The prediction has a mean pLDDT of 82. This is a predicted structure of a 72-nucleotide RNA (transfer RNA) from a Candidatus Pacearchaeota archaeon. Rfam family: tRNA. The family's RNA type in Rfam is transfer RNA.
RNA sequence: GCCUCGGUGGCUUAGUGGUAUAGCGUUCGCUUGGUAAGCGAAAGGUCGCGAGUUCAAUUCUCGCCCGGGGCU
Numbered sequence: 001g002c003c004u005c006g007g008u009g010g011c012u013u014a015g016u017g018g019u020a021u022a023g024c025g026u027u028c029g030c031u032u033g034g035u036a037a038g039c040g041a042a043a044g045g046u047c048g049c050g051a052g053u054u055c056a057a058u059u060c061u062c063g064c065c066c067g068g069g070g071c072u
Stems, first nucleotide, its partner, number of pairs: 001071007010024003018055001026042005048064005
C1' cells in the first nucleotide's frame, strides 16, 4: 500500500430505512430478624467523525479515524 471484518449507555451485544433491544453493572423500592437470592421501577445512548442520497439514515453511498485478521 491492497483486501476483509468490526466500532451501538460503564461492559458484552441485538437491530438493518420509520425516534434503539436484551443481559450484566449502578440507584431506589418490595420481600427478610438481617444479608444474599428473588421481584418491581428508574437513570444512563447525540449508534466512531464528516459529507451525500432520501419526506425520513444506526441502517444505503463516499471520505477519514481507531481496532482485529489476511496479502505483498